Molecule: Bacterial RNase P class A
Organism: Microbacteriaceae bacterium
RNA sequence: UGGGUCGGCAAGACGGUCGCGUUGUUCCCCGUGUCUUCAGAUGCGCGGAACACCGAGGAACGUCCGGGCUCCACAGAGCAGGGCGGUGGGUAACACCCACCCGGGGCAACCCGCGAGAAAGUGCAACAGAAAGCAGACCGCCGCCUGGCUUCGGCCGGGAGGUAAGGGUGAAACGGUGGUGUAAGAGACCACCAGCGGCCCGCGUGAUCGGGUCGGCUAGGUAAACCUCGUCCGGAGCAAGGUCACACAGGGAGCGUUACGGGUUGCUCGCCCAGUUCCCGGGUAGACCGCUAGAGGUGUGCGGCAACGUACACCGUAGAUAGAUGGCCGUCGAUGGUACGCAAGUACCGGGACAGAACCCGGCGUAAUAGCCGGCCCAUUCG
Repeated sequence: UGGGUCGGCAAGACGGUCGCGUUGUUCCCCGUGUCUUCAGAUGCGCGGAACACCGAGGAACGUCCGGGCUCCACAGAGCAGGGCGGUGGGUAACACCCACCCGGGGCAACCCGCGAGAAAGUGCAACAGAAAGCAGACCGCCGCCUGGCUUCGGCCGGGAGGUAAGGGUGAAACGGUGGUGUAAGAGACCACCAGCGGCCCGCGUGAUCGGGUCGGCUAGGUAAACCUCGUCCGGAGCAAGGUCACACAGGGAGCGUUACGGGUUGCUCGCCCAGUUCCCGGGUAGACCGCUAGAGGUGUGCGGCAACGUACACCGUAGAUAGAUGGCCGUCGAUGGUACGCAAGUACCGGGACAGAACCCGGCGUAAUAGCCGGCCCAUUCG
C1' cells in the first nucleotide's frame, strides 16, 4: 500500500423566535364543600394566563422467543401436544450470550453446524449394475458327468456343483496390504494397519484427547423422514385486571342444585360453585388507577480468559389517550468535489439514511449509512 476478516461509536452542533404535551410555581374566572369575627380563610374540580424543567430509537419496526405483572385459582396428577439436544458456565429466564470440544470450509485471521441414537422398529434413495440390508453371479476361476473336433498341446458346446480373490457397473459393492492354505478361492488362518467393542492408565469439572492390552467382531447413507432416548413447559393476556359515577326492563325455553349443569381455556381424574346454555327485547360506552423508580442508567475499583458478578459514588432522563415534541431565521460544520497554490493554505460547492413510544424489560431477526475508529490475517514493497 492492497485485499480479507472481526468488533465498536454515531444518526450534526449552538443561539434566537413563534407554536405543542406532562409536571411544578404564581395569578384570574366559574362551581362547590368546610370554618368563622359575615366578610374572609381554606380544600377540591373545570377553564385560562405567565414562568421554569423535561419531552421518541438503535432499531421504537417484525410480534419470532423469554420473563416481570394481572386474572382464572386455594391448588394437583396423568395423557395428548409443544420446545430444546456436544460439555461447562452466565442470566430472572430463554431457542439468548461466553468459553471450550468434535466435524466441515478457508493459506490464515475467521466462519458454519436443527452437533443424542442407524446394533429397537418402520420407511426412502433416479439411472447403471448380477446384486444397494443381511443382497448378489454378468464376464470369469475350479473340479465332476457328458457331446463333437484334433496337428494329441488342446479347442468349441451342454448338465449339475463350488467360489466371490480378478474384471465390469456405480457416489457407494459387506475392511485394506502381504502371505499361508485350497481343486479354485475366501478372515478359513497368520502378520501389520484401519474401524468397532471390552478392560486399564494419564491430563482435564466435563465433552473429548493421548496411550496400553484383549477380541477375527467387520455391522453403507438418511432421523431438518416417522420413530426411540434424555430434559423442560398450566392457560390467557394491559383490549390483562380494578375503583367510581350514570342509566335501564325485562320475557321465554332447556339442563341442574350432595356434582350427569357450569368453571378450572385439548382430554381424563381430582377440586370448586348454584347456577348455567340459547332465543327475543332494553340501557350504558364517562372519569380515574394500572402507567413509569425499573432484573434502571452512568462512572470507578475488585474478581473472572470471557459472558458477567460485586462494592462505592452520582443521576432522576416522555407517559399521551384520536393520541404531543413542530415551523422559521442566523452562525458553525465531518468525509468529499472543483479552482488556485511548491507547500501551508484560500475561495466556492455540498452536507444526513432507516425510520415514530402506547404496560415494562432481556434477546433474536430485519431495514439503512452523513460518516468515523480499532484489532487480527494474508500478499507486496521500503527501512